Molecule: transfer RNA
Organism: Candidatus Parvarchaeota archaeon
RNA sequence: GGGCUCGUGGUCUAGUAGUAUGACGCCACCCUCACACGGUGGAGAUCAGGGGUGCGAUUCCCCUCGAGCCCA
Numbered sequence: 001g002g003g004c005u006c007g008u009g010g011u012c013u014a015g016u017a018g019u020a021u022g023a024c025g026c027c028a029c030c031c032u033c034a035c036a037c038g039g040u041g042g043a044g045a046u047c048a049g050g051g052g053u054g055c056g057a058u059u060c061c062c063c064u065c066g067a068g069c070c071c072a
Base pairs, nucleotide, nucleotide: 001071002070003069004068005067006066007065010024011023012022018055026042027041028040029039030038048064049063050062051061052060
């Protein structure tokens, strides 16, 4: 330098155009003498950034940034 894959709450992750899913973690309450386990509820994601297409974009297209792999 060229090609491919990926980027989604604090962490990991689902989601191939129509309100963004779940687990762990966190907070409150219940349970317990207490802790843990368990139960109920809650907060938390401008979906890496910008532009385009489209009624509508996490999703499709382009550029940039970052990570990984391959080739030279």